Source information: A computed fold for a 1403-nucleotide RNA from an uncultured bacterium, annotated as small-subunit ribosomal RNA.
RNA sequence: GAGUUUGAUCCUGGCUCAGAAUCAACGCUGGCGGCGUGCCUAACACAUGCAAGUCGAACGAGAAAGUGGAGCAAUCCAUGAGUAAAGUGGCGACCGGGUGAGUAACACGUGACUAACCUACCUUCGAGUGGGGGAUAACGUCCCGAAAGGGACGCUAAUACCGCAUGACAUCCUGCCUUUGAAUAGGUGGAGAUCAAAGCCGGGGAUCGCAAGACCCGGCGCUUGAUGAGGGGCCCGCGUCCGAUUAGCUAGUUGGUGGGGUAACGGCUCACCAAGGCGACGAUCGGUAUCCGGCCUGAGAGGGCGGACGGACACACUGGGACUGAGACACGGCCCAGACUCCUACGGGAGGCAGCAGUCGAGAGGCUUCGGCAAUGGGGGAAACCCUGACCGAGCGACGCCGCGUGGGGGAUGAAGGCCCUUGGGUUGUAAACCCCUUUCGACCGGGAAGAAUGAUGGCGGGACAAAUACUCACGCCAUUUGACGGUACCGGUAGAAGAAGCUCCGGCUAACUCCGUGCCAGCAGCCGCGGUAAUACGGGGGGAGCGAACGUUGUUCGGAAUCACUGGGCGUAAAGGGCGUGUAGGCGGUUCGGUAAGUGGAAUGUGAAAGCCCCCGGCUUACCCGGGGAACUGCAUCCCAUACUGCUGGACUUGAGUGCGGGAGAGGAUGGAGGAAUUCCUGGUGUAGCGGUGAAAUGCGUAGAUAUCAGGAGGAACACCUGUGGCGAAGGCGUCCAUCUGGCCCGUUACUGACGCUGAGGCGCGAAAGCUAGGGGAGCAAACGGGAUUAGAUACCCCGGUAGUCCUGGCCCUAAACGAUGAAUACUUGGUGUCUGGAGUAAAUAGUGCUCCGGGUGCCGUCGCUAACGUUUUUAGUAUUCCGCCUGGGGAGUACGCUCGCAAGAGUGAAACUCAAAGGAAUUGACGGGGACCCGCACAAGCGGUGGAGCAUGUGGUUUAAUUCGACGCAACGCGAAGAACCUUACCUAGGCUAGAAUGUGAGGGAAGUCUGCGUAACAGCAGGCGUCUGAGAAAUCAGACCCAAAACAAGGUGCUGCAUGGCUGUCGUCAGCUCGUGUCGUGAGAUGUUGGGUUAAGUCCCGCAACGAGCGCAACCCUUAUCAACAGUUGCCAUCAUUAAGUUGGGAACUCUGUUGAAACUGCCGUUGAUAAAACGGAGGAAGGUGGGGAUGAUGUCAAGUCAUCAUGGCCUUUAUGCUUAGGGCUACACACGUGCUACAAUGGCCGGUACAAAACGUCGCAAUCCCGUAAGGGGGAGCUAAUCGAAAAAACCGGUCUCAGUUCGGAUUGAAGUCUGCAACUCGACUUCAUGAAGUUGGGAUCGCUAGUAAUCGCGGAUCAGAACGCCGCGGUGAAUACGUUCCCGGGUCUUGUACACAC
Repeated sequence: GAGUUUGAUCCUGGCUCAGAAUCAACGCUGGCGGCGUGCCUAACACAUGCAAGUCGAACGAGAAAGUGGAGCAAUCCAUGAGUAAAGUGGCGACCGGGUGAGUAACACGUGACUAACCUACCUUCGAGUGGGGGAUAACGUCCCGAAAGGGACGCUAAUACCGCAUGACAUCCUGCCUUUGAAUAGGUGGAGAUCAAAGCCGGGGAUCGCAAGACCCGGCGCUUGAUGAGGGGCCCGCGUCCGAUUAGCUAGUUGGUGGGGUAACGGCUCACCAAGGCGACGAUCGGUAUCCGGCCUGAGAGGGCGGACGGACACACUGGGACUGAGACACGGCCCAGACUCCUACGGGAGGCAGCAGUCGAGAGGCUUCGGCAAUGGGGGAAACCCUGACCGAGCGACGCCGCGUGGGGGAUGAAGGCCCUUGGGUUGUAAACCCCUUUCGACCGGGAAGAAUGAUGGCGGGACAAAUACUCACGCCAUUUGACGGUACCGGUAGAAGAAGCUCCGGCUAACUCCGUGCCAGCAGCCGCGGUAAUACGGGGGGAGCGAACGUUGUUCGGAAUCACUGGGCGUAAAGGGCGUGUAGGCGGUUCGGUAAGUGGAAUGUGAAAGCCCCCGGCUUACCCGGGGAACUGCAUCCCAUACUGCUGGACUUGAGUGCGGGAGAGGAUGGAGGAAUUCCUGGUGUAGCGGUGAAAUGCGUAGAUAUCAGGAGGAACACCUGUGGCGAAGGCGUCCAUCUGGCCCGUUACUGACGCUGAGGCGCGAAAGCUAGGGGAGCAAACGGGAUUAGAUACCCCGGUAGUCCUGGCCCUAAACGAUGAAUACUUGGUGUCUGGAGUAAAUAGUGCUCCGGGUGCCGUCGCUAACGUUUUUAGUAUUCCGCCUGGGGAGUACGCUCGCAAGAGUGAAACUCAAAGGAAUUGACGGGGACCCGCACAAGCGGUGGAGCAUGUGGUUUAAUUCGACGCAACGCGAAGAACCUUACCUAGGCUAGAAUGUGAGGGAAGUCUGCGUAACAGCAGGCGUCUGAGAAAUCAGACCCAAAACAAGGUGCUGCAUGGCUGUCGUCAGCUCGUGUCGUGAGAUGUUGGGUUAAGUCCCGCAACGAGCGCAACCCUUAUCAACAGUUGCCAUCAUUAAGUUGGGAACUCUGUUGAAACUGCCGUUGAUAAAACGGAGGAAGGUGGGGAUGAUGUCAAGUCAUCAUGGCCUUUAUGCUUAGGGCUACACACGUGCUACAAUGGCCGGUACAAAACGUCGCAAUCCCGUAAGGGGGAGCUAAUCGAAAAAACCGGUCUCAGUUCGGAUUGAAGUCUGCAACUCGACUUCAUGAAGUUGGGAUCGCUAGUAAUCGCGGAUCAGAACGCCGCGGUGAAUACGUUCCCGGGUCUUGUACACAC
């Protein structure tokens, strides 16, 4: 920096990712080289080999094989050889190498100290090295033992061992001087005592000696001092992990005196004496851990780590112990004990890889039983030399880092193949092929180092020593010689692109996209999350991205994480202020002067090892790596300087703090006393049937007299009004009145003290209510409990009772939303307005009054600032300082365990495992609320008529069935798709048949079309034959066209699935008044404003106001129809006047009606009132019509994954002798049942019979059909007229007359029987209608529920679409023609504003 909490936003906050690193491991892959690096686990156990020896110039002794010679041979001699092996002795073995178990410690780091010490070998400087003695191993002989080993006797040497001599230094004793804080130090005196030694080698040959040798010279060694260097011991300051759910620890403990011990100080050890020592600045205890230079990370500060390299420490099977030695309490030494392993003759012995290799085991995990001492280093030696698993090298491992290569250039019909595709193409891709070129690395052939010298040997040269041209030593030159690696590095040559590329990823974070498969399966996943049939997220293919001899994964560390915040965070509401006070330790602290110099600042000196990091230079072809130099090492110590600030110290001051004096307000606290109202109870009186209680009731009380009312009495508790965001108190809390005792606060005065202050871990005290304990008290109230209701239940809410308790005294408990969810203190920073309580001034006639000012409390509003926002704002959440408390994701959990407290209840302190990717704060927009306000709607109310009951029709569910095709399901499915299923339709079932297919297009070819007959079939299909001869051009042949048949080929087809892949269309909220945008403004932002507000409207309609100003889609209007009038036009319509007729029949008329076209008319325009003078409302006039006149069309942004893949279109999937096509028959019409929508009724406002009137709107030539005839009728015959204002028509209710008289009827018509009519190929399943007969239920319909506000409801008929036939449905038309609306409390739906929200798939 990013992802992740939300519909969206800001914040808080956790989780996760991108980076770097690694002693790594795992998966896949693997060409070369260099430099590094390689048991983090079992400090588990170890076979085998090697890892420490060397010196004959310290010492004594001393082989063998082999070879040569002699001898007949046994054998001897020489050589091997004074060799090997062993012993005595010396030095080394205490180094080097390994490991990290232990250790929280002077172990380590750093800086000091040693006046308390040691130091072999080495350096330098002195002195000395005289003279004696006695043993012992080896060896020999004998013995014991399985072995390891051991014993006895005997011999022998030394640089082994022991005395003696000499003796400085040293020690002991005792003076003086010097350094020092201090003498045990140094110097200088005095007296005595104590203490050394070893020889070996080389040379010389004057002198002595027979010789050896003495002797001389040199070297090495030895003894004793001093000294240096290096090494070490001890002590001290500071630093060095976690836990307080470890708070007290300690008996040699702390100190002293004395003795012992050590190289040395010291309780190191011992005896005695004293009672100390350590600890909240964390003792003790528990856990973990070698420490450091450094390494990793990080901007840094930090955090993590301590593998390799370097320093220190510790350890060496485990535990303990000492010996030797300069040095050890000793990795490859000893002793004891233990465990383990091995050998054994069972008596006893041996061993210690955390050395180098290697083995077993553990484990995810880690190498060769290699070469060499050539180099560097070490031990021994005079040296040669020997030893050296230290080391130098090689081997194995992509374990890490670094470097190199796997080719370079050209090459487009952009080949083939793959993949994708909209079928055009795109991509892989200059990639390949092909042409030209190069040869690193690898392979082969050849040459071939440096590392080697200050070594060794020999020679030469001049030096030192010396008598010396000996010897010895050092230097220079020459020659010879020494290499594990290794025939390696490197160089040259040969051939040829030849031998050399993978891994991960591609939803976002995060660079990189498509196809197929799969279908919440298989799987992926670091977080968010993908997968339920169109997956860029799973698996595969193609393509792409990244890195590259690697690439990913896992583990771990730091980072990001300011997510423990020193740098650099917080605590009103997100996690977080202790319930409140008092005060200890601690932290912090007013003004001024002086001193000091601890803190602080500066200079210098010492130290801060090397390596590493950084810079420069250099060496390997480069780099990694290595060498040299510099810087740095932020630290510690010493010393000097400075003195502003802090500290310490001394003096002074008054403003902080306190005291005195004078006043003041108050439910501050404690104790005692007093009072009235009310409730309840008791007694008595009056009085009678109820009272009480609730939403309604009941339990309860009451005729044994309640309730009500009057009088008297008892008892307990609480104190109405005053009472007030008024007062007091630290908080909890405190309320009648009086008295006593008592705490705090405020004002005035400026007299006193002179910083006496602030905060406050622990500690101590106080601490509502409930609860506990003992004793009182108990009126009312009231957990528990009983009863009555409510309810599905009601362990509740409501009602009737009622015990603890509530009250008092004493003692506990110690918690609260103990809240201002805001710790205490101090200073500073604009204002306004109340209120309580003091003081000063002023005004007035007075006052407890008004006004102004100075204080102290307590509220509200609000500027700056702050805040995530809300908010806060001199009573701070502002600006600062000081001190305390507390927080670090949610859950688990304030739980468990431990401890402390408590009588108990419980309180305080206070985790982890596990689990989630969130939990949360504030604000925003919606939605919702049995929240609020306003408004509207046949929403309720007021009315009228229905449904729900009956029969039938129709649709649906269910059931049934071979099939009862499918869809539609609250409103918004259910007389819906379907404006019409006998066949067809038809999609379903059964059976038969067809397979490029039933239909359509192109179409060679043929034929008009069409129609008839026969065979055949259940039927379709199929086969055969006949008849027929269109239009145009042309004389004809012939050509062209319409139509029909039709081969081949290309396209089939599907009412199969997905309406949750879609288009289109539709329903619904809703004809509700809403939904948005631009610019501006406000807000960190989501968003807000506009659109809210005051009025008004049917309306976001209009007006006014307003940080908004405008605009768009909606509303309205424009359109159709209806109502009035006018003009024009008069046929098929009309007929006032005139004539005529049976008749507007005809002439005529153009007035009226009507039809139609074009106009007019209505706009709150006019008047009045109300209103803000507005918009508008109300009333009125005029008018056919009045406030959108009535009706219709018209449906904003959106909602319901609403409906439809079966109207149509369409992606994907499925099917292809079938899920396609075709034919017949059946089914969609089934029937115990349930629901919806209707029709007809139940009757007299009626039925029936007769008579008589008045419509509108439609439709008709495949048709409507009159008059007439037949039939009881349906209908039949027949056919005038009509392509329609011309013909086709009865309108019905109504009205008039008659009859029926309240009944299952002259109501009602279902059902059934019989006979018919019509349509149609065909009415069996399964049509409609007619006649006769039959005459069911039903007497107005429970809970519930629907429509309608006027030409409406109700009621009456008429027409049409579909249609061969088949409406009680649907769509239209007119006739007759009501009732009611107080009103908006309630039910339902909707709109606006507001409020709450833990909802947002939104109750």

About this RNA:
Its mean pLDDT, the model's own confidence on a scale to 100, is 85.